[in-house]
Formats: sequence, C1' cells, structure tokens
RNA sequence: GCCAAGAUAGCUCAGUCGGUAGAGCACAUCCAUGGUAAGGAUGAGGUCCCCGGUUCGAUCCCGGGUCUUGGCU
Repeated sequence: GCCAAGAUAGCUCAGUCGGUAGAGCACAUCCAUGGUAAGGAUGAGGUCCCCGGUUCGAUCCCGGGUCUUGGCU
C1' cells in the first nucleotide's frame, strides 16, 4: 500500500436484510435468612464510533473518515 471483518448498556455479546433496541454478568432496592453467601422479584443504565446522503422514518441501506483485528504484498 491492497483486501476482509468488526465498533450496540460498566463488561461480554445478540438483534431486526428500514418503523425510535435486548440477554448474561455487574449495579440499586425489596423479599427471604438469626446473619452472610447462594436464591427470588422489581428497577436503573444506551445521542447503536463520527460526518454526510437516500427515505415520511436509519442501529440497519449508500459514500467518506477514525479506531481495532486478521490476511496479502
């Protein structure tokens, strides 16, 4: 330099081939226990990497950029 994949909650990851997003762990509150851990219930937490375009509407489609990983030279 070229090619490919990826970027979504504090962490690890889903997700819909267009209609404002979920799980597990972690966190908070409560239940339960003589108390703790485990367990159960509820809840909070996200400008879906950035900029632009298409569209009534974009996490999703298109273009560019940044970063990460892998391959080729």